The prediction has a mean pLDDT of 87. This is a predicted structure of a 340-nucleotide part of an RNA (small-subunit ribosomal RNA, central domain) from an uncultured bacterium. Its Rfam family is "Bacterial small subunit ribosomal RNA". RNAcentral holds the full RNA, with entries from ENA and SILVA.
Context: one part of a larger RNA
RNA sequence: UUGGGCGUAAAGCGUGUGUAGGCGGUUUAUUAAGUCUGAGAUGAAAGGCUGUGGCUUAACCACAGUUUGUUUCAGAAACUGGUAGACUAGAGUAUGGUAGAGGCAAAUGGAAUUCAUAGUGUAGCGGUAAAAUGCGUAGAUAUUAUGAGGAACAUCAGUAGCGAAGGCGAUUUGCUGGGCCAUCACUGACGCUGAGACACGAAAGCGUGGGGAGCAAAUAGGAUUAGAUACCCUAGUAGUCCACGCCGUAAACGAUGAGUGCUAAGUAUCGGAGGAUUCGGUGCUUAAGCUAACGCAGUAAGCACUCCGCCUGGGGAGUACGGUCGCAAGACUGAAACUC
Numbered sequence: 001u002u003g004g005g006c007g008u009a010a011a012g013c014g015u016g017u018g019u020a021g022g023c024g025g026u027u028u029a030u031u032a033a034g035u036c037u038g039a040g041a042u043g044a045a046a047g048g049c050u051g052u053g054g055c056u057u058a059a060c061c062a063c064a065g066u067u068u069g070u071u072u073c074a075g076a077a078a079c080u081g082g083u084a085g086a087c088u089a090g091a092g093u094a095u096g097g098u099a100g101a102g103g104c105a106a107a108u109g110g111a112a113u114u115c116a117u118a119g120u121g122u123a124g125c126g127g128u129a130a131a132a133u134g135c136g137u138a139g140a141u142a143u144u145a146u147g148a149g150g151a152a153c154a155u156c157a158g159u160a161g162c163g164a165a166g167g168c169g170a171u172u173u174g175c176u177g178g179g180c181c182a183u184c185a186c187u188g189a190c191g192c193u194g195a196g197a198c199a200c201g202a203a204a205g206c207g208u209g210g211g212g213a214g215c216a217a218a219u220a221g222g223a224u225u226a227g228a229u230a231c232c233c234u235a236g237u238a239g240u241c242c243a244c245g246c247c248g249u250a251a252a253c254g255a256u257g258a259g260u261g262c263u264a265a266g267u268a269u270c271g272g273a274g275g276a277u278u279c280g281g282u283g284c285u286u287a288a289g290c291u292a293a294c295g296c297a298g299u300a301a302g303c304a305c306u307c308c309g310c311c312u313g314g315g316g317a318g319u320a321c322g323g324u325c326g327c328a329a330g331a332c333u334g335a336a337a338c339u340c
Base pairs, nucleotide, nucleotide: 003312004311005310006309007294008293012308014200015199016198017197021193022192023191025087026086027085028084029083030082031081033080034079035076036075037074038073039072040071041070042069047067048066049065050064051063052062053061054060090190091187092186093185094183095182096181097180098179102176103175104174105173106172107171108170109153114148115147116146117145118144119143120142124135125134161168162167205246206245207244208243209242210241214240215239219235220234221233222232257307258306259305260304261303262302265285266284267283268282269281270280271279272278273277289296290295313340314339315338322333323332324331325330
């Protein structure tokens, strides 16, 4: 390479939008590029392969056939493609409803922690397995009142909901994206996937300027211990928060790419319509089937098709080198020697 694979053995890009490309619904006519049929030309000989024969056999030699093909002419029209037309089951639009922590911005709210001021009050508080460091007669802890400031939003809360994913949870207002259902009015294949590309992308980290209550890497002290650069305790700086800009990674997980169709039942729940069901989500149990097993099972890991990505023994190694990107940290791309 062919092949076989990708939930857990190696393997689904973190997610989307989308260019090229690949693939593509029903039907009529036409064309004849692909496809098929026939005939011709060419495909030198030797050689190769198959068969037969000749030297006693073999090597060797001879004969016959064959050697992906290329091309011309004539024809066929089912399928694929092209052209012209039509259709509505895919896709989209419209109208009317509807649920939602979907996004962005602003304003507002209460509980709690901390701090400040004032009052009451007196000797402890705090912390642990036990202690100590620490705080406290300069009046702490506790308690009452007032104030400041920052961050997060208890209950509702749910196998619940929304979002492409990351993710989203106080309330109100404004702006705004998407979904679902019904009607079957309109367009008439406008579709699916998607190499490159572009956009988004938790936490941590970085730059500039703010902010800083609580928590808390680093750090300091106290313990523990043989030691203790830890686990425990007392403190505590970056950071966590905001604005703008970068970074572009995660067990970014359903460890399961996207789309379409088909395949036995039961049950719970969310959102519609409707009246004996039906459409869309979220779960559970199980049939056939699949699977090495575990398990999956209409939300498939079943049965098929289309397109993309990826894998090919372990270590070396996600390393080296080169390149691209980045302020940096580093990210992406990504070997080999050697070794088992």